[in-house]
Context: one part of a larger RNA
Molecule: large-subunit ribosomal RNA, domain I
Organism: Actinokineospora xionganensis
């Protein structure tokens, strides 16, 4: 020195444990901002720091409600000083107040700071100063001015708007748009219209009432979901890429323009002197009121068994009025009634009443023992007994239906918000029939050609959607389409527009679950965490729980400078003493055997 083997020290695994997580699943609720948002800075308590709540009215002011004894957030105790049955502190609800920065908006600016104009106010002899309000820009609408340039037009000013502007987890729609990989290399392919970047919405959006489909039978707007189907297909026919119809379901809703034609208004342009017009028949009167052209407004009208308008007819509740004037006739327009609809597209606001309605605080809630034993402790384990529309969790000195909190089952709102229902309310309304082929039925469209795009379709026999460029029709005897083309035959009716559900998400609230995690796991964060601490910055980003059932946290006494201890003493336990539950291991000591 080493093995062995006992007792220790260290160190923080292990077991246990949960305040925190993570996934799902139902509901809710889906936006909040110039009435100044999200996020922040600095302030705010009697007393230093962080959190947390607030705004110089600063852990809070008011009002209406719930609650019923203590309370003056928390880490976190200490002292003070207080409030509170005249009902505090909590709890919902509405309200007020909100410094400074931030889209930041009177100018400026290196955010949270500087400097200001104007109208009041205060205050001063008087200036300085202080408070309140207010002064960006853009865009719509009114008006007023107004340039080269005569009228104009640009431009500039005033007023005025719940006009914009920033933000925000996914979720959707549009505009642009990779490569790493796969093809066992690699370029068309593919990854993939993904990442990802812009730009814009809404609580969802988007797409929607067939110029669809289908096959010769037929279906009847769009989404979603299963199935068809890895099927037809596509395809360096390679790697892969992949429909549809149809059938089964979820929901369920259709509307409104345009134009032909009729009125009014408006502008031009033509027209004529009684013939146009002025609703028609008769008399009368009026005196460009006519016509065409554009523009606007209203009225009509909206469809594929085509459909509308013009025209011809048939039946059309009352009541008053207009229709150049008298009379018949008839035409419009207003109320009414009588129907039918309605803020959820179709136009659109707003009040009451109402409810067996829902949230936002609460309340009420059965039953055991001063019974044995163990034990520090009883909920255990024995006796006896009880609720149970409650034996779900939790908590209490160890496993409690009956001790607390609840749990089932009940009830309960001044306010405020939400659904729902009636009423005011608002809005619409003639109806059918025939003939005609006279009028309309969406144009720089549809098609055609030339390049791309996206459909299962990589140019392919490539329709069908679609962008750019050229060229360019018809108006129902007209178009388009059924996968080149073409006939027959069948479907539809483009080139205008709005649409609720069923369907995607989940930043957030509230429930509940979980062969999810249990402190190296589970968010990065169970603890002051997006903190400390790195980086100029954009960004990176930790470590770190557990005394005990209660601090009952070790009075006093002894070594010691102290640190730490040995006694006493608390405690079930201190070999549970704030280096605190269990305390493995490497690693370090001590004795004690062998051995060298």
């Nucleotide at each position: 020195g080493g093995c062995a083997u006992a007792c220790g020290g260290u160190g923080g695994a292990u077991g246990u444990c949960u305040a925190g997580g993570c996934a799902u699943c139902a509901g809710g609720a889906g936006c909040c901002g110039a009435u100044g948002a999200a996020g922040g800075a600095c302030g705010u308590a009697g007393g230093a720091g962080g959190c947390u709540g607030c705004g110089a009215u600063a852990a809070g002011c008011c009002u209406c409600g719930g609650g019923g004894a203590g309370c003056u957030g928390u880490c976190a105790a200490c002292c003070g000083a207080g409030c509170u049955g005249a009902g505090a502190u909590c709890c919902g609800a509405g309200g007020a107040u909100g410094u400074c920065c931030g889209a930041a908006u009177g100018g400026g600016g290196a955010a949270a700071c500087c400097c200001g104009g104007c109208a009041u106010c205060a205050g001063u002899c008087a200036u300085g100063u202080g408070g309140u309000g207010u002064c960006a820009c853009c865009c719509g609408c009114a008006c007023c001015u107004g340039a080269a340039u005569c009228u104009a037009u640009a431009g500039g000013g005033u007023g005025u708007g719940u006009g914009g502007a920033g933000g925000g987890a996914a979720c959707g729609c549009g505009g642009g748009g990779a490569a790493g990989u796969g093809a066992a290399a690699c370029a068309u392919c593919u990854c993939a219209g993904u990442a990802c970047c812009c730009g814009u919405a809404g609580g969802a959006a988007g797409a929607g009432a067939a110029a669809a489909c289908a096959a010769c039978c037929g279906u009847g707007a769009u989404u979603c979901c299963g199935u068809g189907a890895g099927u037809a297909g596509u395809g360096g026919c390679g790697a892969g890429c992949g429909a549809a119809a149809g059938c089964g379901g979820a929901u369920g809703a259709g509307g409104c323009u345009a134009a032909a034609c009729c009125g009014g208004a408006u502008a031009c342009g033509u027209g004529u002197g009684a013939u146009a017009c002025c609703c028609g028949g008769c008399a009368g009167g009026g005196g460009u009121u006519g016509c065409g052209u554009g523009u606007u407004c209203g009225g009509g009208g909206u469809c594929g068994u085509g459909g509308g308008a013009c025209c011809u007819u048939u039946c059309g509740a009352g009541u008053a009025g207009u229709u150049c004037u008298g009379c018949c006739g008839g035409a419009c327009u207003a109320c009414u009634a009588a129907g039918g609809a309605g803020u959820g597209a179709g136009a659109a606001a707003a009040c009451a009443c109402u409810g067996u309605g829902g949230u936002u605080a609460g309340u009420g809630g059965a039953a055991c023992g001063u019974u044995g034993c163990u034990g520090g402790a009883a909920a255990g384990c024995g006796c006896g007994a009880c609720c149970g529309u409650a034996g779900a969790g939790g908590g209490u000195g160890a496993g409690a239906g009956u001790c607390c909190c609840g749990u089932a089952c009940g009830u309960g709102a001044a306010a405020a918000c939400c659904c729902g229902g009636u009423g005011u309310c608002u809005c619409c309304u003639g109806a059918g029939a025939g003939u005609g082929u006279u009028c309309c039925c969406a144009a720089g469209u549809a098609g055609c050609a030339g390049c791309g795009a996206g459909c299962u379709c990589g140019u392919g026999a490539a329709a069908u959607u679609u962008g750019c460029u050229g060229u360019g029709a018809a108006u129902c005897u007209g178009g388009c389409g059924g996968g080149a083309c073409c006939a027959c035959c069948c479907g539809c009716u483009a080139a205008g527009c709005c649409u609720a559900a069923a369907u995607a998400c989940u930043u957030c609230c509230u429930g509940a679950u979980g062969a999810c995690c249990g402190a190296u796991a589970g968010c990065g964060g169970a603890c002051u965490a997006g903190u400390a601490c790195c980086g100029u910055g954009a960004g990176g980003g930790a470590a770190a729980g557990a005394u005990g059932a209660a601090a009952a946290g070790u009075a006093c006494c002894c070594c010691g400078g102290g640190a730490g201890g040995g006694g006493a003493g608390u405690g079930a336990a201190a070999g549970a003493g704030u280096a605190c539950c269990u305390g493995a291991a490497a690693c370090c000591g001590u004795g004690u055997g062998c051995c060298u």